About this RNA
The part of an RNA shown here (large-subunit ribosomal RNA, domain V) has 582 nucleotides and comes from Klenkia terrae. Taxonomically the source falls in Klenkia (Bacteria, Actinomycetota, Actinomycetes, Geodermatophilaceae).

Context: one part of a larger RNA
RNA sequence: CGCGCGGCAGGACGGAAAGACCCCGGGACCUUCACUAUAGCUUGAUAUUGGUGUUCGGUUCGGUUUGUGUAGGAUAGGUGGGAGACUGUGAAGCGGGCACGCCAGUGUUCGUGGAGUCGUCGUUGAAAUACCACUCUGGUCGAAUUGGAUGUCUAACCUCGGUCCGUGAUCCGGAUCAGGGACAGUGUCAGGUGGGUAGUUUAACUGGGGCGGUUGCCUCCCAAAAUGUAACGGAGGCGCCCAAAGGUUCCCUCAGCCUGGUUGGCAAUCAGGUGUCGAGUGCAAGUGCACAAGGGAGCUUGACUGUGAGACCGACGGGUCGAGCAGGAGCGAAAGCUGGGACUAGUGACCCGGCACCGGCAUGUGGAAGCGGUGUCGCUCAACGGAUAAAAGGUACCCCGGGGAUAACAGGCUGAUCUUCCCCAAGAGUCCAUAUCGACGGGAUGGUUUGGCACCUCGAUGUCGGCUCGUCGCAUCUUGGGGCUGGGGUCGGUCCCAAGGGUUCGGUUGCUCUCCCAUCCAUGCGGUACGCGCGCCGGGUUGAGAACGUCGUGAGACAGUUCGGUCCCUAUCCGCCGUGCG
Numbered sequence: 001c002g003c004g005c006g007g008c009a010g011g012a013c014g015g016a017a018a019g020a021c022c023c024c025g026g027g028a029c030c031u032u033c034a035c036u037a038u039a040g041c042u043u044g045a046u047a048u049u050g051g052u053g054u055u056c057g058g059u060u061c062g063g064u065u066u067g068u069g070u071a072g073g074a075u076a077g078g079u080g081g082g083a084g085a086c087u088g089u090g091a092a093g094c095g096g097g098c099a100c101g102c103c104a105g106u107g108u109u110c111g112u113g114g115a116g117u118c119g120u121c122g123u124u125g126a127a128a129u130a131c132c133a134c135u136c137u138g139g140u141c142g143a144a145u146u147g148g149a150u151g152u153c154u155a156a157c158c159u160c161g162g163u164c165c166g167u168g169a170u171c172c173g174g175a176u177c178a179g180g181g182a183c184a185g186u187g188u189c190a191g192g193u194g195g196g197u198a199g200u201u202u203a204a205c206u207g208g209g210g211c212g213g214u215u216g217c218c219u220c221c222c223a224a225a226a227u228g229u230a231a232c233g234g235a236g237g238c239g240c241c242c243a244a245a246g247g248u249u250c251c252c253u254c255a256g257c258c259u260g261g262u263u264g265g266c267a268a269u270c271a272g273g274u275g276u277c278g279a280g281u282g283c284a285a286g287u288g289c290a291c292a293a294g295g296g297a298g299c300u301u302g303a304c305u306g307u308g309a310g311a312c313c314g315a316c317g318g319g320u321c322g323a324g325c326a327g328g329a330g331c332g333a334a335a336g337c338u339g340g341g342a343c344u345a346g347u348g349a350c351c352c353g354g355c356a357c358c359g360g361c362a363u364g365u366g367g368a369a370g371c372g373g374u375g376u377c378g379c380u381c382a383a384c385g386g387a388u389a390a391a392a393g394g395u396a397c398c399c400c401g402g403g404g405a406u407a408a409c410a411g412g413c414u415g416a417u418c419u420u421c422c423c424c425a426a427g428a429g430u431c432c433a434u435a436u437c438g439a440c441g442g443g444a445u446g447g448u449u450u451g452g453c454a455c456c457u458c459g460a461u462g463u464c465g466g467c468u469c470g471u472c473g474c475a476u477c478u479u480g481g482g483g484c485u486g487g488g489g490u491c492g493g494u495c496c497c498a499a500g501g502g503u504u505c506g507g508u509u510g511c512u513c514u515c516c517c518a519u520c521c522a523u524g525c526g527g528u529a530c531g532c533g534c535g536c537c538g539g540g541u542u543g544a545g546a547a548c549g550u551c552g553u554g555a556g557a558c559a560g561u562u563c564g565g566u567c568c569c570u571a572u573c574c575g576c577c578g579u580g581c582g
Stems, first nucleotide, its partner, number of pairs: 001582008010574003014569002022403006028395004034200005040193009050153016067136001077135005084118003093112008157180003161177006203215003212232001216238006239384001240282001241341002246300007254278001256274005280289002283346001285344003304327004310321004316385001329338003352378007360371002410457001411455001412453003416450001418446001420444004427437002464539001465537003469531001470528005477502003480497006504518001506516002545563004549558003
């Protein structure tokens, strides 16, 4: 070196299972004060459903009553006719009862009484309840009709009450008693309730996801001197307002500073000077504006109707500018200017519906209902190009399709943080920066911490700690050799060289770590997929069960706690150990 045999398991990101964690898309169950339905329950109406009484309403008809605002003999309902009406079929007056009442009186009835009472006339908007007719408001009586409440009846209907029969039957049917009774039950229609059940919804962006934040429009920077240009880049605003803060004509010049001037002071109002813009502009910023777009005054409504050559921006929807023409206006002597506001934010497509107007259509014809046209109104449709008129959550009981397009482990890059070292040397060290310590700062090393990034791996790279077995580095814990010392000795301090060997037994805890006990020359720090689970354990973490605290209406949830909880692989190759043959 080749070929075997027996072994060990470090590697073949070993085998197995299209990762269960995470994210994305889909689903399924579960919950509820998500949405919408619905079984069920319930209430009412009506049908099945009838008789009769009492009582309370509505309507109609008939009778009878009822009505003071003020002035006025006084509780004048309205209108019309009207000069007489009522009275022995018993007037005024008086006494009693009843009803109404704005307590002044009015109406009615009984008794007595015995022959009068009232009107036209003056006061009044309106003239006599003197008389007659019609009628209004409220009341009352009677009748009809209709409805409510309540009682009663029996004949519908009910009885899982008795007896008899079919019959030899705890079914069913019939008969007959008894009980209930127009209720109950049932049908139809309508209201309420309704996670009992069902179908669904529950956004996206995102240096993983969630939590937070954001989502449309305006201004500036970024933006690289046209326009445009991203980020969870840096800063701010808007969701209005104004009948003048619009139009036009005419006029004016601010802020600040200086000087003077009663109370007046740095600063109130006044006067003079200086003053190109620093003031002001309804509100953010930018660009503008003094020839003013800034500040006043007069008159006004162009904050018009019908159009619109021609341009600019936008993928489109759409947004923006606009001379001119016609109509009829405002201001101005006129030329002219005016289709809102110095400009750029102050907003919402389509559908559906409301209102006003119009010469259009309008189902045989004429109308009309309805439709259309023009104008206008109703959306924090703010997730602002708006899925519906209408919508929240849980899943550790989970499932499927995908992703290393995207997180948790490990690796990689980086090295803020961390570790170690160095530079400078203010100072401490009695004195003296550098025996020793070293501020304020600066520069490196390492790749053991916490991170950042998301580059291999999600058709799987098993994750803490312990055990076993190691191996490496040296920034050395011990043993060894040295320098300096603020080294007298014994002990030390600090630095240099040095990795050969060594670096313990225990208690609590799942612990690494830490704390403690006892030793020791010393009880070193790190790397090795935080070495090592096809070597072991499985206490922790991290499934399904269960409980506590807390949160949640709930399903459930918690780097909170607690008890419990299946760790598979017969070694093909490389590697390693032992052994045999050539």
The coordinates come from a structure-prediction model, not an experiment, and the mean pLDDT is 85.